The RNA shown here (TPP riboswitch aptamer (THI element)) has 102 nucleotides. It was read from a public genome assembly, where an Rfam model found it. The coordinates come from a structure-prediction model, not an experiment, and the mean pLDDT is 77.
[in-house]
């Protein structure tokens, strides 16, 4: 001085799923997960959480394949696949660089 980690703000993007019970109206329980909420006739709207181009947050492929699991979740693949939603701010005791003094 210049970057970054990091943090912070508006914005914006995004999923809410298995299983049992069951009086089948509504509800109760168990799982896994940040996140399974609440209004509501659809549609949307509100919370929370997560993500935001250094993008596997999520979507497609996908009613996949292979292990696992009570079943989704979870591991591997698929996957240098295809899409995927940004700006502004502060910012290091981390790099980096440039000057001075001994």
């Nucleotide at each position: 001085g210049c970057g970054u980690a990091u943090c912070c703000g508006u914005u914006g993007g995004g999923g809410u799923g298995c299983c049992c019970c069951g009086c089948a109206c509504g509800g109760g329980g168990g799982c896994u997960g940040a996140g399974a909420g609440g209004c509501c006739a659809a549609g949307g709207c509100c919370a929370a959480c997560c993500c935001a181009u250094c993008g596997a947050a999520c979507c497609u492929g996908a009613u996949c394949c292979g292990g696992u699991c009570a079943a989704u979740a979870c591991c591997g693949g698929c996957g240098u696949a295809g899409g995927g939603a940004a700006c502004g701010g502060a910012g290091a005791u981390c790099g980096c660089g440039c000057g001075g003094a001994c």